A computed fold for a 374-nucleotide RNA, annotated as Bacterial RNase P class A. Of the family's consensus pairs, 98% are formed in the model.

RNA sequence: GAGCGUCGGAGAACGGUCGCAGAGGGCAACCUUUGAGGAAAGUCCGGACUCCGCAGGAUACAACGGCGGGUAACGCCCGCCGGUCGUGAGAUCAGGGAAAGCGCAACAGAAAGCAAACCGCCCCUAUCGGAGACGGUAGGAGUAAGGGUGAAACGGCGAGGUAAGAGCUCACCGCGUUUUAGGCGACUAAAACGGCACGGCAAGCCCCGUUGGGAGCAAGGUUAAACAGCGUCGUAUUUGCCGCUGGCAAAUAAAAGGCGAUCCGUCUUUCAGACGCAGGUGAACCGCGAAGAGCGAGCAGGCGACUGUUCGCCAAGAUAAAUGACCGUUUCUCGAUUCGAGAACAUAAUCCGGCUUAUAUCCGGCGCUUCUUU
Numbered sequence: 001g002a003g004c005g006u007c008g009g010a011g012a013a014c015g016g017u018c019g020c021a022g023a024g025g026g027c028a029a030c031c032u033u034u035g036a037g038g039a040a041a042g043u044c045c046g047g048a049c050u051c052c053g054c055a056g057g058a059u060a061c062a063a064c065g066g067c068g069g070g071u072a073a074c075g076c077c078c079g080c081c082g083g084u085c086g087u088g089a090g091a092u093c094a095g096g097g098a099a100a101g102c103g104c105a106a107c108a109g110a111a112a113g114c115a116a117a118c119c120g121c122c123c124c125u126a127u128c129g130g131a132g133a134c135g136g137u138a139g140g141a142g143u144a145a146g147g148g149u150g151a152a153a154c155g156g157c158g159a160g161g162u163a164a165g166a167g168c169u170c171a172c173c174g175c176g177u178u179u180u181a182g183g184c185g186a187c188u189a190a191a192a193c194g195g196c197a198c199g200g201c202a203a204g205c206c207c208c209g210u211u212g213g214g215a216g217c218a219a220g221g222u223u224a225a226a227c228a229g230c231g232u233c234g235u236a237u238u239u240g241c242c243g244c245u246g247g248c249a250a251a252u253a254a255a256a257g258g259c260g261a262u263c264c265g266u267c268u269u270u271c272a273g274a275c276g277c278a279g280g281u282g283a284a285c286c287g288c289g290a291a292g293a294g295c296g297a298g299c300a301g302g303c304g305a306c307u308g309u310u311c312g313c314c315a316a317g318a319u320a321a322a323u324g325a326c327c328g329u330u331u332c333u334c335g336a337u338u339c340g341a342g343a344a345c346a347u348a349a350u351c352c353g354g355c356u357u358a359u360a361u362c363c364g365g366c367g368c369u370u371c372u373u374u
Stems, first nucleotide, its partner, number of pairs: 001370010012330007020035006037345001041356002044354005049216004056264004061212005066080005081095001082093004096207002101205002103201002118147002120143002123140007155173002158170003174196001175194008220286004229277005235253008254270006294313008331343005
C1' cells in the first nucleotide's frame, strides 16, 4: 500500500424571528424552563403494574434443549466445548435420544434395512467346435473385492490369503467397552481389550429433561349525569340458640355460577342472589408530578456478560393528537468552478429489558492475509 474480519459512534451544528404544548412565577401583560429514536417500526419474547374473591394438583397443549455463568426474568446476553465452512482473523448450528416403537426417502437401480445379484469373477457336470490351448450353450454350487445406478449400497486403505473373493488374517485409521490423567462440566488426551449392529431423517410422530393461571392503560379507579324493564332458577335434612304460630346461626346434600381447555379440588350464592335478553350513559379528573430492575462519571472486582460502592442529575405527557415554519452561516455528498442540487430509514401514547427488520453518508478501535521498503 491492497484485500478482509469484528466492535463502537455520528447521522447534522450555531445564531436570529415568529408559532405551539407541559411545568413554575405573576392581578394581568408577560417572564423562565423543557419538548420525538437508534430503531419511536414489528407486536415477536420476558417482566413491572392493574383487575379477575384465595389462581392448588393432574392431564392435555405450547415453548425451550451442548456445558457453566449473568440477569427481575427470558426463546436474551457472556464465556467455554463439539460439528461444518474459511489459509486466517472469524462465521454458523431447531447442538438431548435412532439396539423403545411407528413412519419417510420421487426417479434411477438387482437391491434403500435386520435387504439384494444387473454386468461381472471362480469352480463342477453335460454337450458342441477345435490338433491343442481354449471357446459357445444348458444346468448346478460359490462370490459381493471390480463396474454400473443413486444424495446414500453390510466401515476405509495397504499387504497376505483364496478356486475366485470377503475382517477371512495382519498393520494403521474409524467404531465400541474399560482404565488412567486433566477439567465444576460439556469434553480432551493416552493405553489396553474387542473383528465390531446394521446407514440418513426426530425444523416426521415419538421418548427424556426444564418452564408455563388469564386478560390487559381501550388495564383499572374517583366524581357527575342519565335510564326501563322483562324472562328463567331458587330447595331438603340434621343440630344448636332465642323473645318459641316464628326467627337466627352452622353443617351436609342438591342446583346455579367463578377459577385459560378437561378432571379433581376450591370459592360464592340459594329472596334484591345468579344467569339471559333489552334500554340508558360513555362527560370530567386520576392512572400520567412518568422517580425508575433510571441516567452520567470516578473507584474496586471479573476473560466477559455484569456486580458493588461514592458523587451528581431528573431530560415529552398530547388526547384527534404539541415537539414546527422562515432566514443566515457552517458541515457532509455529487456535479462543477466559485455556482447549483441534495442530505438516509423514519416520528412517542403506561413503562422497562431484549430480539428481528430498514438505513444515503462519514469517523474511530482491535485483529487477519498479502506485497514492497528499511